[in-house]
RNAcentral holds the full RNA, with entries from SILVA.
This is a predicted structure of a 348-nucleotide part of an RNA (small-subunit ribosomal RNA, central domain) from a metagenome.
Context: one part of a larger RNA
RNA sequence: CUGGGCGUAAAGGGUGCGUAGGCGGUAGAACAAGUCAGUUGUGAAAGACCAUCGCUCAACGAUGGCAAUGCAACUGAAACUGUUCAACUAGAGUAUGGGAGAGGAAGGUAGAAUUCCUAGUGUAGCGGUUAAAUGCAUAAAUAUUAGGAGGAAUACCAGUGGCGAAGGCGGCCUUCUGGACCAAAACUGACGCUGAGGCACGAAAGCGUGGGGAGCAAACAGGAUUAGAUACCCUGGUAGUCCACGCCGUAAACGAUGAAUGCUAGGUGUUGGGGUUUAAAGACUUCAGUGCCAAAGCUAACGCAUUAAGCAUUCCGCCUGGGGAGUACGAUCGCAAGAUUGAAACUC
Numbered sequence: 001c002u003g004g005g006c007g008u009a010a011a012g013g014g015u016g017c018g019u020a021g022g023c024g025g026u027a028g029a030a031c032a033a034g035u036c037a038g039u040u041g042u043g044a045a046a047g048a049c050c051a052u053c054g055c056u057c058a059a060c061g062a063u064g065g066c067a068a069u070g071c072a073a074c075u076g077a078a079a080c081u082g083u084u085c086a087a088c089u090a091g092a093g094u095a096u097g098g099g100a101g102a103g104g105a106a107g108g109u110a111g112a113a114u115u116c117c118u119a120g121u122g123u124a125g126c127g128g129u130u131a132a133a134u135g136c137a138u139a140a141a142u143a144u145u146a147g148g149a150g151g152a153a154u155a156c157c158a159g160u161g162g163c164g165a166a167g168g169c170g171g172c173c174u175u176c177u178g179g180a181c182c183a184a185a186a187c188u189g190a191c192g193c194u195g196a197g198g199c200a201c202g203a204a205a206g207c208g209u210g211g212g213g214a215g216c217a218a219a220c221a222g223g224a225u226u227a228g229a230u231a232c233c234c235u236g237g238u239a240g241u242c243c244a245c246g247c248c249g250u251a252a253a254c255g256a257u258g259a260a261u262g263c264u265a266g267g268u269g270u271u272g273g274g275g276u277u278u279a280a281a282g283a284c285u286u287c288a289g290u291g292c293c294a295a296a297g298c299u300a301a302c303g304c305a306u307u308a309a310g311c312a313u314u315c316c317g318c319c320u321g322g323g324g325a326g327u328a329c330g331a332u333c334g335c336a337a338g339a340u341u342g343a344a345a346c347u348c
Stems, first nucleotide, its partner, number of pairs: 003320004007302002012316001014201004021194003025088002028085004033081002035077008049065006091191001092188003096183003103177007110154001115149007125136002162169002206247006215241002220236004258315006266293012297304002321348003330341004
């Protein structure tokens, strides 16, 4: 290189946008680069193969043929690929009319609750646990009433409901803003798919600077438990959790299932549109999503099954026994933590 694979055995990149490249709809004309046919030249000899012959045979050798899958030139073919021209509308996109949505950013605002402060009432306990103790409390706690402060999160609605490329997104209002879906079919006319590099986004934790700090809570302290208890339980409690700006770039970043297109039984829920019918409820039907069950088929089995892990095509990523090891070294990136790339010896 060929090959076989990637839900769970090794293996889908965390996600998108997109460069090069690869691949690419329907019908026509031209060209002839790929492709195909023929001819000529060349493709040294030896070797290989076939035939015949020479050493008594064979090895070995000789003669002839074939072969030399290649390259070049010329003459043709025009189905397919390609290029050019001129078309088409089924892919893709634009315009129009609609409704749905925790999609994003900024600003504002509401109520419940926790904590704290002040004041009133009130008196000896409260709290916590399996049981306790540490802790709080006569300097008046806990409880309860009124007022105030501050931060964070939005009960019910709430739903294998919705939206988003993924990460993710949930009180209400306003402004700005992205995408998808449906209807009808006006416009463009293949403008498409994928995507090495690249760029952007990317939970939590962590880092830098400055704020903020109610609750919770790594570390830490104390009380218990225990043989011990650097834990589980309890009382406290700092980073952090929150905000702004800037880094980090990783996760069981999971559907452990890359993207796109076409095809291949059904049944039953649900979300957003449309159509037909009906007085209404509803029924039937059609797109787009989201679940469950299940046929063919697939699968080692489990299971998957129009949201495929079925049948096919295109493009990308990745795997190739376990350990050593996601380590060492080098390089790039980072303030650091570290990330990315990524071996070998040795061993079973």